[in-house]
Molecule: Guanidine-I riboswitch aptamer
Organism: Paenibacillus sp. FSL H7-0357
């Protein structure tokens, strides 16, 4: 300095704005139905972690049984229980965000 590893995907939470719902206030009307504002409105939908939980799959060794070429199946163990501080900017989406850039820049 450089190079490789540290799998996917699903449920969930921290967190997260505000398309839609609901609340709230104005306003409208004979009533009803619409309208405008507000997220500095708890909330439902929604978004949501490499360093957050949980589970299936996937991977490797390993043992049996078939096969006896190469293959499948089943259990068992290990593998998201090594370690992980971390910005400013930017980009999605209606809008933010511990979403994405990024196990990123820098730092130890």
């Nucleotide at each position: 300095u450089g190079u490789u590893c540290u799998g996917u995907u699903u449920u969930c939470u921290a967190g997260g704005g505000u398309u839609c719902c609901g609340c709230a206030g104005c306003u409208g009307c004979u009533a009803c139905a619409g309208g405008c504002u507000g997220g500095u409105c708890u909330g439902g939908u929604c978004c949501g972690a490499g360093g957050g939980a949980a589970a299936a799959c996937g991977c490797a060794u390993g043992u049996a049984c078939u096969a006896c070429g190469a293959u499948g199946u089943a259990c068992a163990u290990g593998u998201c229980u090594a370690c992980a501080c971390g910005g400013a900017g930017g980009g999605a989406u209606a809008a933010a965000a511990g979403c994405c850039c990024g196990g990123g820049a820098g730092g130890u």